[in-house]
Context: one part of a larger RNA
RNA sequence: GAUGAACGCUGGCGGCAUGCUUAACACAUGCAAGUCGAACGAAUUUAUGGAGCUUGCUCUAUAAGUUAGUGGCAGACGGGUGAGUAACGCGUGGGAAUGUACCUUUUGGUUCAGAAUAACUAUGGGAAACUGUGGGUAAUACUGGAUGUGCCCUGAGGGGGAAAGGCUUUGUUAAGGAGCCUAGAAAAAAUAAGUGAAAUAGAUUAUUUUUUCUAGGUUCCUGAUACUGAAGUCGCCAAAAGAGCAGCCCGCGUUAGAUUAGGUAGUUGGUAGGGUAAUGGCCUACCAAGCCUGCGAUCUAUAGCUGGUCUGAGAGGAUGAUCAGCCACACUGGGACUGAGACACGGCCCAGACUCCUACGGGAGGCAGCAGUGGGGAAUAUUGGACAAUGGGGGAAACCCUGAUCCAGCAAUGCCGCGUGAGUGAUGAAGGCCUUCGGGUUGUAAAGCUCUUUUAUCAGGGACGAUGAUGACGGUACCUGAUGAAUAAGCUCCGGCUAACUUCGUGCCAGCAGCCGCGGUAAUACGAGGGGAGCUAGCGUUGUUC
Repeated sequence: GAUGAACGCUGGCGGCAUGCUUAACACAUGCAAGUCGAACGAAUUUAUGGAGCUUGCUCUAUAAGUUAGUGGCAGACGGGUGAGUAACGCGUGGGAAUGUACCUUUUGGUUCAGAAUAACUAUGGGAAACUGUGGGUAAUACUGGAUGUGCCCUGAGGGGGAAAGGCUUUGUUAAGGAGCCUAGAAAAAAUAAGUGAAAUAGAUUAUUUUUUCUAGGUUCCUGAUACUGAAGUCGCCAAAAGAGCAGCCCGCGUUAGAUUAGGUAGUUGGUAGGGUAAUGGCCUACCAAGCCUGCGAUCUAUAGCUGGUCUGAGAGGAUGAUCAGCCACACUGGGACUGAGACACGGCCCAGACUCCUACGGGAGGCAGCAGUGGGGAAUAUUGGACAAUGGGGGAAACCCUGAUCCAGCAAUGCCGCGUGAGUGAUGAAGGCCUUCGGGUUGUAAAGCUCUUUUAUCAGGGACGAUGAUGACGGUACCUGAUGAAUAAGCUCCGGCUAACUUCGUGCCAGCAGCCGCGGUAAUACGAGGGGAGCUAGCGUUGUUC
C1' cells in the first nucleotide's frame, strides 16, 4: 500500500460498488420452463338464433373463450458451485479425418394409399403412487407405394433413398333457407246447376278463392360441411453454400517433494476388422517387443485454468472474490434412452446412504437456482416488487412464461462526495488545570450581537429511462417555497523510533509493551485530571499479502 475481511469504541446523509472465504453439511415452504387451438380429435363455459316441449331442460346452428390428452418446438440455453482434475484441463499458435436444430442464400419437389393409438367409454386391480382388459376416434403422430435433379453404394450392369399440411382471401359445385312459376293431392269456404212443395232439409256435379303437403324449374341468400381451382402466408422434403456453434489432433507453456527411481501387457507399434459424425488400441483377433524415464518417468501432496487483481521504479512476488472466456460437477457410484445437440441441476433406469408416507404389500424425494431454515463459524443480507427496460423460449399474432434481468430492502463492508455552521466578539467573564502566588493556560474558545440554510422537517411541482402505446423503480431523482443554528463527533496517541507535557495517585505492586524497554517514593512510558498531537463518520486492533 492492499483486503469479499473480523473484533473494540463511536456513528448524520447521499452516490456507486460489494456481501457464506467455514460444512460439494442437511434441508420445511413458496417460486425458478414453458408455450402453440392458425397441427389433431374431443370435452366444457358464456352469448345469440332456431326447434321440441315436461317452462327449465334437451337438441341444433353460429360466435367468443377454457382445457386434460395426442402432436410440434423449447426443457443441452439462461442460473449455481469449484468437489474432482497437474490433464491437450486451461492459455497460445497451428492442423484434418467431422457434425450441425433454429437463421441466411440458392435450386428443385410437396403425389397415391394404408394400419393404428391416446383422449373418450365400459369394466377391473391398488391404501396410495399408479395400472390391466374390451370397445372406439383424429392428426403436421406412424407405415407402405410412386417420382426423384442432385445425393449415397457399386462388381459400373445396376441398386438404395423424400415429403404435411394449416390459416386468410376469392371463385365454382352440391346442400340448406326464402321468394316466384308449373303440376298433382287433401281440407275449408263461396257461387251456380239440378232434384224437389220446400235445399239457412241433404248428397252430387261444375267453377272460383284460401290454406297445407309433395314433385319439378328458376332467382336470391347463408355458411365453410364436402370437392376443386387461384393468390397470399406459415410450413414440409431433397440437395448445395454461408454464418455461428460443437467434436477431434498437434507444438510450446502451466505447483511442490528424490526422506518417491524405476514405471508399463492394450502396455508400444503393425495388419485386418468392428465402432463413431469423424482420426485413433477407441474396441477385438493375429503378429512383433516395444514405449516412458535423471531435460525427473512413476508415486505422493496440493490446486479448477485464464483475461485479470494487489504490490513494486521495474524485474519480480502474491493471488484467481465480484465482471468476462474455457473446463468440471449437480445426494454418492454406474448406465443408457430421446434428440441437431446430453450420457442431461429442477428427465429416465439400477445400486447405495439419508429423509418422508404407508392399509406393511409398496411408494415419494434430491436448493452447488432465488429467497429462507438448522448446523458449522470470528464472519456474510429479504421466505420483497416488476416483466417497464435489456435478453431468452413458444406463438402467424395478440400474448404467455422468465428468482435471467431490472429494481427495491438489510450491512460504515469498501471507495467517493457533503454536513455537523459563518462573521464579529477582551471586563481576556465564570469554571477547570498549573503556579515561583505575581500570574499563566483552556481562549475568540464561550456568552452576546449580526447573518446563512448545505443538511433536516413540512408543503407545492415533478422527470429522463419510452422513436406510436406500455414505468416495477417512484410521487423517486430533481426544482421551488416555508421553518429554524436549528437534527448531526468521535477514536487513537503524547519516553525514543514518531507529531504531541504537566499535576496527582501507585510504589518491580497494579499495570504497559510493535522494538528498545518503563514501574523498587519526585514515573513526560502504569491509572486519572488538565493540556496537546494525529486522523475524522470514522478511529484503533488483529489476520493475510506485496
Source information: The part of an RNA shown here (small-subunit ribosomal RNA, 5' domain) has 546 nucleotides and comes from an uncultured bacterium.